[in-house]
RNA sequence: AAAGCAGGUCAGACGAUCGCGUUCCACCAUCGGUGGAAUGAGGAAAGUCCGAACUCCAUAGGGCAGGGUGGUCCGUAACACGGACUCCGGGUGACCGGGGGAAAGUGCCACAGAAAAUACACAGUCCCGCCCUGCGGGAUAAAGGUGAAAUGGCGAGGUAAGAGCUCACCGCUUCAAUGGUGACAUUGAAGGCAGGGCAAACCCCACCCGGAGCAAGACCAAAUAAGCGGAGAGAGGCGGCCCGUCUCAUUUGAUCCGCGGGUAGGUCGCUUGAGAUGCCGGGCAACCGGCAUCCCAGAUAAAUGAUCGUCAUCCCGCCGCAAGCGGGACUACAGAAUUCGGCUUAUCGACCUGCUUUGGCU
RNA sequence: GGCGCUUUAGCUCAGUCGGUAGAGCAACGGACUGAAAAUCCGUGUGUGCCCAGUUCGAUUCUGGGAGGCGCCA
Numbered sequence: 001a002a003a004g005c006a007g008g009u010c011a012g013a014c015g016a017u018c019g020c021g022u023u024c025c026a027c028c029a030u031c032g033g034u035g036g037a038a039u040g041a042g043g044a045a046a047g048u049c050c051g052a053a054c055u056c057c058a059u060a061g062g063g064c065a066g067g068g069u070g071g072u073c074c075g076u077a078a079c080a081c082g083g084a085c086u087c088c089g090g091g092u093g094a095c096c097g098g099g100g101g102a103a104a105g106u107g108c109c110a111c112a113g114a115a116a117a118u119a120c121a122c123a124g125u126c127c128c129g130c131c132c133u134g135c136g137g138g139a140u141a142a143a144g145g146u147g148a149a150a151u152g153g154c155g156a157g158g159u160a161a162g163a164g165c166u167c168a169c170c171g172c173u174u175c176a177a178u179g180g181u182g183a184c185a186u187u188g189a190a191g192g193c194a195g196g197g198c199a200a201a202c203c204c205c206a207c208c209c210g211g212a213g214c215a216a217g218a219c220c221a222a223a224u225a226a227g228c229g230g231a232g233a234g235a236g237g238c239g240g241c242c243c244g245u246c247u248c249a250u251u252u253g254a255u256c257c258g259c260g261g262g263u264a265g266g267u268c269g270c271u272u273g274a275g276a277u278g279c280c281g282g283g284c285a286a287c288c289g290g291c292a293u294c295c296c297a298g299a300u301a302a303a304u305g306a307u308c309g310u311c312a313u314c315c316c317g318c319c320g321c322a323a324g325c326g327g328g329a330c331u332a333c334a335g336a337a338u339u340c341g342g343c344u345u346a347u348c349g350a351c352c353u354g355c356u357u358u359g360g361c362u
Numbered sequence: 363g364g365c366g367c368u369u370u371a372g373c374u375c376a377g378u379c380g381g382u383a384g385a386g387c388a389a390c391g392g393a394c395u396g397a398a399a400a401u402c403c404g405u406g407u408g409u410g411c412c413c414a415g416u417u418c419g420a421u422u423c424u425g426g427g428a429g430g431c432g433c434c435a
Base pairs, nucleotide, nucleotide: 001358002357003356004355005354006353007352008351009350010349012311013310014309015308016307017306018305020040021039022038023037024036025035026034027033028032042333046344047343049342050341051340052339053338054213055212056211057210061243062242063241064240066209067208068207069206070205071085072084073083074082075081086099087098088097089096090095100204101203105202106201107198108197109196122144124140125139126138127137128136129135130134152170153169155167156166157165171193172191173190174189175188176187177186178185179184217268218267219266220265227259228258229257230256231255234248235247236246237245275294276293277292278291279290280289281288282287313329314328315327316326317325318324363434364433365432366431367430368429369428372387373386374385375384381418389405390404391403392402393401411427412426413425414424415423
């Protein structure tokens, strides 16, 4: 220098004028209005995919069903999140992707192929027989052909031809020792090899999960009236089912369905919180602890905007290039709605940090 | 704001516990008719909403995204 890998930051800036929401203060004066001050979107506010807080349902109880997670150890309020390590796969590399069990059982593996899993034999090789350019019987394998996938691999010995039949190396299984909290690693011994793939098929194992969601829910005001028709012994909390439990009711009839008529305003929940910033300490890290400082949107048909100027950015033209001048774009994704922690998705561009490979120069 | 369902031929819908997807209507061609309708015979029709993953193989299974519909005080 070129090509890459990983991580992070910003999300145009400043000024002027007008306008909007909230809070506080003052005045006018209580339907409210005017003035002043302070404050007013994001890294994803998004998707609602996970996990929680909070509220109600019984302080959420038992069983079945159902759902989720899946190497190990940590972190965390919790998690399907994060960190470190480990094994497998990919990459020259920085680095990236993946992870329980297929020797508990069931199921599936189209076409092709001899055979797709209690097995089996098309071509080939060898032996024997015969009616001998072939046919029949037997032996054999996994180096031919098929397929996504073919019964441990290559070599040597051995044999009629062959074959873990035997042997060395590698792989695999079992056991032991050592190291490690552990996944796992290393070493040694034994076994002649048993066990094809699929669990994002059923399933098994371990662990976790009660349901609903701020339109939750609480309060004030209003209403749920009268009446008619039908079902009716159980109904509801309870929104998978059963048990259990609580409430209401059992003909003077709970409850349900249809009609009829009626309310649909306000206050709280609501923003001080697993909070933000800085420093110090612990830890490889995720993260945790201590101290100091700060308060940082709360609307309800829903505020957070518009115009102008300067600078910055990008594009076009003048010019051989640069500088300069002129014109244009006013710029990406997007916008709070109970609140947090994550993940995922969208995103014009600009910048920073660490690292890798290749080439050049010293 | 929260929650649920759904997307397959031009339209309305099936189906598959993974092996190249059908029905009805519609459309087109032929027969019948002077011409049409009805009827009869025949034909075609698919990015399975999109993108990844698992798998030998995905419409089906898993994840992400997009569109449409419905419910609540």
The prediction has a mean pLDDT of 77.
Two RNAs folded together computationally: RNase P RNA and transfer RNA, 435 nucleotides in total.
It holds a member of the Rfam family "Bacterial RNase P class A". Gene Ontology terms of the family: tRNA processing, ribonuclease P activity and dimeric ribonuclease P complex.